[in-house]
Model confidence (mean pLDDT): 76 of 100. TPP riboswitch aptamer (THI element) from a Dehalococcoidia bacterium, 99 nucleotides, folded computationally. It was read from a public genome assembly, where an Rfam model found it.
RNA sequence: AUAAACCGCUAGGGGUGCUCACGAGCUGAGAGUCCGGAAGGACAACCCUGAGGACCUGAACUCGGUAAUGCGAGCGUGGGGAAGCGGCAGUGACUUGGA
Repeated sequence: AUAAACCGCUAGGGGUGCUCACGAGCUGAGAGUCCGGAAGGACAACCCUGAGGACCUGAACUCGGUAAUGCGAGCGUGGGGAAGCGGCAGUGACUUGGA
C1' cells in the first nucleotide's frame, strides 16, 4: 500500500424425478398447490447470484448400483449461467514495496 470470509436489505436466476400394493416408499436443500387438452403459467418452500457444481448443455452419454430413477461417480481445470448497496472497515490477513 491492498482485502476477504461473514451478516443485513433489495433485486434477480433456477429445478420439481423414480416406483407402487394408490396406503405410501427411495434419493435430496427442494420432487408442493392451483389453472390449462397440452405446451406452459401463477404462487409457496428450498437453493443459488462471478472465489458462480444453484441450474442448463454434452446426454435417450460412460461405468457402478437399485424395485426403479437425471441413485453414486465420471464427464468437469468442458461450454454456458442471474447483483447491487450497506455493515464489518480506511480495520487489516495473505501478499507487495521502502528503510

Taxonomically the source falls in Dehalococcoidia (Bacteria, Bacillati, Chloroflexota).